The RNA shown here (transfer RNA) has 84 nucleotides and comes from uncultured Gemmiger sp. The sequence was found in a public genome assembly. Model confidence (mean pLDDT): 80 of 100. It matches the Rfam family "tRNA". About the family: Transfer RNA (tRNA) molecules are approximately 80 nucleotides in length. Rfam links the family to the GO term triplet codon-amino acid adaptor activity.
[in-house]
RNA sequence: GCCGCCAUGGUGGAAUUGGCAGACACAGCAGACUUAAAAUCUGCCAGUAGCAAUACUGUACCGGUUCGAUCCCGGUUGGCGGCA
Repeated sequence: GCCGCCAUGGUGGAAUUGGCAGACACAGCAGACUUAAAAUCUGCCAGUAGCAAUACUGUACCGGUUCGAUCCCGGUUGGCGGCA
C1' cells in the first nucleotide's frame, strides 16, 4: 500500500430480506422483607427540556438514498486478521 471483518446504555450482548432501538443478563439506585444484614421480591435504570404527563435526540464519526436506516451507499477514525 491492497483486501476482509468489527464498532449498539456503566459492562456483556440481542434486534439485520430496511418498519416500535436498546430485548435478556450483570452492575447501580429506591422500596418491601429482616433486630440488622445477606438472599429473595417489586420498581427504576442513554442524553436534553419540562413540576409532571410528555416531547425531541441518540446504534464509532460526517454525509447520502428512502415515507422510513443499527441494517443500504460514499467518506473518515479506531481495532483485529490476511496479502504484498